[in-house]
RNA sequence: GAAAGAGUAAGAGAAAAACGUUAAGUGCUAGGCGGAUGGGAUGUUGCCGCUAGACGAAAAAACCUCGGUUUUGCGAUUUUUCUCUGCAUCCGCUUUA
Repeated sequence: GAAAGAGUAAGAGAAAAACGUUAAGUGCUAGGCGGAUGGGAUGUUGCCGCUAGACGAAAAAACCUCGGUUUUGCGAUUUUUCUCUGCAUCCGCUUUA
């Protein structure tokens, strides 16, 4: 010097544990600001937080000491684990060696 490969944020699926069902959360719109984003630098897309606004939901059964418990559901709900997908440029890393 060459070829190949791994690794982020995050997304999808499955399982488990929780939260809500007295409506939080999720999703939507607008705003500017901030944050984290392959090992390093720069940066795009995407992600998260903050503020305001609009919209908006599935409950049922059993037990019962009548205040609750349990079960089955429901929610673009949350978290964890596993599987799969997953950085543009340069450098770095692994293999060919």
THF (Tetrahydrofolate) riboswitch aptamer from Alkalibacterium kapii, 97 nucleotides, folded computationally. Its Rfam family is "THF (Tetrahydrofolate) riboswitch aptamer". About the family: Tetrahydrofolate (THF) riboswitch was first reported for Ames et al. as an RNA motif in 5' untranslated (5'-UTR)regions of folate transport and biosynthesis genes in Firmicutes genomes. Rfam 15.1 lists 747 matches to the family in 747 species.